[in-house]
Context: one part of a larger RNA
């Protein structure tokens, strides 16, 4: 490279927005760039193929001829492209409803924890497998009252809901993003994907300043043990929290890229609007849209399993894979970073 793959064997980028590019709905008219057909030119010779001829044959020699491509010309008009007109089903706008822990900021609340002050009260408390370190007669633990501080929000709570992902949960207010349903008034293909690029991105980490109740790397002590740089216990600094900035990684997982289309069903949950049945207001039932689960036909799969939320059937676009170790993605170089480190990413050698 051809071809084949990417849930679990190597392989889906952490996620979004989006540039170039690639791809793109229905019906007309037109054009003729792609496409197709005819003809012509060119395609050096030798070589190869095909058809003849000459050395007794062959190798060898020799004559003729074909040729993809490129250029020109004359046509064809189904498809792709260009131009133009029109359409509404893709996409968007509008109107009317609706649900939600989506986000940001501010305010408020109770319980618990720790600390402080005071009261009651006395000898233990705490901790463990058992202990000890530790705390306590300078009055602890327990208990009552008051106060302070920081952090997190029990129950509700759920295969629940929302968000692109990371993620989001006490209550209220303000601002603000997205989504669903119904109507079908408007625009009229305005779309899909997306190398670069930009933005977001758990925890831990870094910088400056604050804060510090709890928990708690490091560290110290007590145990355990042959040892114990651990597991257990008592303490405890960074950190955990806030503001601003940096960093940019995760089993960032559904280990499953995005979009639209097609392909039997059954049964739950959540959120809609509407129609039918159901005494009128109703419980219920059935049809219908969206989400989220469980099963299961066909089909797929090496199997486990997947199965209208596909890993089925096909399409468009992007990332990625190509034996194990070397290589905990290492070395070197480059790019980024304050650093930590991140991104890119080999080879010798070896099996």
């Nucleotide at each position: 490279u051809u071809g084949g793959g990417u849930u679990u064997a190597a392989a889906g980028g952490g996620u979004g927005c989006g540039u170039a590019g690639g791809c793109g709905g229905a019906c007309g008219c037109u054009u003729a760039a792609g496409u197709c057909a005819g003809c012509g030119g060119u395609a050096a010779a030798a070589u190869u193929g095909c058809g003849g001829g000459g050395c007794u044959c062959a190798a060898c020699c020799u004559c003729g001829u074909c040729g993809a491509g490129c250029c020109g010309u004359u046509g064809a008009a189904a498809c792709u492209g260009g131009g133009u007109g029109c359409c509404u089903u893709g996409a968007g706008u509008g109107g009317g409803c609706g649900a939600g822990a989506a986000g940001u900021a501010c305010g408020c609340g109770g319980a618990a924890u720790g600390c402080g002050u005071g009261g009651u009260g006395u000898a233990g408390c705490g901790g463990u497998g058992a202990a000890a370190u530790g705390c306590a007669u300078a009055g602890a633990u327990a208990u009552c009252a008051c106060g302070c501080a920081g952090a997190a929000c029990u129950c509700c709570g759920a295969u629940u809901g929302c968000g692109a992902a990371g993620g989001c949960a006490g209550c209220g207010u303000a601002c603000c993003g997205g989504c669903g349903c119904c109507c079908a008034a408007c625009u009229g293909a305005c779309g899909c994907u997306g190398a670069a690029g930009c933005a977001c991105g758990a925890a831990g980490g870094c910088g400056u300043g604050g804060g510090u109740a709890u928990c708690g790397a490091a560290c110290a002590g007590g145990a355990u043990u042959a040892g114990a740089u651990a597991c257990c216990c008592u303490g405890g600094u960074a950190g955990u929290c806030c503001a601003c900035g940096c960093g940019g990684u995760a089993a960032a997982c559904g280990a499953u890229g995005a979009a639209g289309g097609c392909u039997a069903g059954u049964u739950g949950u959540c959120c809609g609007g509407g129609g039918g049945c159901g005494a009128u207001u109703g419980a219920g039932u059935u049809c219908u849209g969206g989400c989220u689960g469980a099963c299961a036909c066909a089909g797929c799969g090496a199997a486990a399993g997947c199965g209208u939320u596909a890993a089925g059937c096909a399409u468009u676009c992007c990332c990625c894979c190509u034996g194990g170790g070397g290589a905990g993605g290492u070395a070197c170089g480059c790019c980024g970073g304050c650093a930590a480190c991140g991104g890119u990413g080999a080879a010798a050698c070896u099996c």
This is a predicted structure of a 351-nucleotide part of an RNA (small-subunit ribosomal RNA, central domain) from an uncultured bacterium.
Its mean pLDDT, the model's own confidence on a scale to 100, is 84.
It matches the Rfam family "Bacterial small subunit ribosomal RNA".